The part of an RNA shown here (large-subunit ribosomal RNA, domain IV) has 331 nucleotides and comes from Prevotella sp.
Rfam family: Bacterial large subunit ribosomal RNA. Gene Ontology terms of the family: ribosome and structural constituent of ribosome.
Taxonomically the source falls in Prevotella (Bacteria, Pseudomonadati, Bacteroidales, Prevotellaceae).
[in-house]
Context: one part of a larger RNA
RNA sequence: UCAUGGUUAAGGAACUAGGCAAACUGACCCUGUAACUUCGGGAAAAAGGGUCCUCUCCUCCGGGAGAGGCGCAGUGGAUAGGUCCAGGCAACUGUUUAACAAAAACACAGGGCUGUGCGAAAUCGAAAGAAGAAGUAUACAGCCUGACACCUGCCCGGUGCCGGAAGGUUAAGAGGAGGGGUCACUCCGCAAGGAGGAAGCCCAGAAUUGAAGCCCCGGUAAACGGCGGCCGUAACUAUAACGGUCCUAAGGUAGCGAAAUUCCUUGUCGGGUAAGUUCCGACCUGCACGAAUGGUGUAAUGAUCCGGACGCUGUCUCGACCAUGAAGUCA
Numbered sequence: 001u002c003a004u005g006g007u008u009a010a011g012g013a014a015c016u017a018g019g020c021a022a023a024c025u026g027a028c029c030c031u032g033u034a035a036c037u038u039c040g041g042g043a044a045a046a047a048g049g050g051u052c053c054u055c056u057c058c059u060c061c062g063g064g065a066g067a068g069g070c071g072c073a074g075u076g077g078a079u080a081g082g083u084c085c086a087g088g089c090a091a092c093u094g095u096u097u098a099a100c101a102a103a104a105a106c107a108c109a110g111g112g113c114u115g116u117g118c119g120a121a122a123u124c125g126a127a128a129g130a131a132g133a134a135g136u137a138u139a140c141a142g143c144c145u146g147a148c149a150c151c152u153g154c155c156c157g158g159u160g161c162c163g164g165a166a167g168g169u170u171a172a173g174a175g176g177a178g179g180g181g182u183c184a185c186u187c188c189g190c191a192a193g194g195a196g197g198a199a200g201c202c203c204a205g206a207a208u209u210g211a212a213g214c215c216c217c218g219g220u221a222a223a224c225g226g227c228g229g230c231c232g233u234a235a236c237u238a239u240a241a242c243g244g245u246c247c248u249a250a251g252g253u254a255g256c257g258a259a260a261u262u263c264c265u266u267g268u269c270g271g272g273u274a275a276g277u278u279c280c281g282a283c284c285u286g287c288a289c290g291a292a293u294g295g296u297g298u299a300a301u302g303a304u305c306c307g308g309a310c311g312c313u314g315u316c317u318c319g320a321c322c323a324u325g326a327a328g329u330c331a
Base pairs, nucleotide, nucleotide: 001326002325003324004323005322006321007320008319010317011316014315019312027051028050029049030048031047036041038147052069053068054067055066056065057064058063070074082310083309084308085307087305088304089302090301094106095105110145111144112143113142114141115140116139123130124129148297149296150295151294153227154226155225158224159223160220161219162218163217164216167215168214169213173209174208179203180202181201182200185196186195187194188193228246229245230244231243232242255289256286267283268282269281270280271279
């Protein structure tokens, strides 16, 4: 000096990103216990008191009552909740990144949509077959949401899905108009060669016909998704219930809102503090909330996150001492 323990005057979070760490609390019995609440909880809420020994009496033999006694101290050692207030998120118990993340992430009961009539759908396999399921729509599968309460607005123009089949487009195939190659043969030519050209074989091939799909016509948003701008206007001013105009498929409803979302921003006002970029309550100018990509609340729960208070303390003012080890030095 370091590590691990122990003690510490006065103060008591002034430490620090943050009470991290430590300390306080602690068992059992008795009294007592708020807001809120889904009436179960909250709750060991909180806040208090008791606990040893001797004698007497009582006893259901566990203990109880009374009297007395000792100590600083009686769950005399060890083990054994700190508490409260307010908010965010997630209902909850659970699950997770074996070895940097335990959470607000995943799951969840509950809600919804969609598919599937059984040799079911979705799945694995080349098939046989398996599984679903020795199940049968109160079932199984896929997707979304995520207890509960109150709710879940408008848009089907785009994309997707479902339905429709009149018309347009459209493949192979069918069809074989017309054309081409070859060529017996015919014609022209003295010849070389040229012209025409049946059948067969071959090449290519128009009209016509031809399904789904696409175009088209409808439906569908707890399908993917989307949910405006400018100008003017009231007898102070300000503001605009109101009007005009442009655009759109429709222009954001309820609720919430500087928020896990707010850039400007430490917004403004109020509260808490002597002093508060955080926190709580409001306001609404929502850069860029918003309704199962769920919205807003919510008791209980949480090794969750944020703010505050009491208690408590070597976290600190600001250090000190002790113990046991280690390093180091000397032998």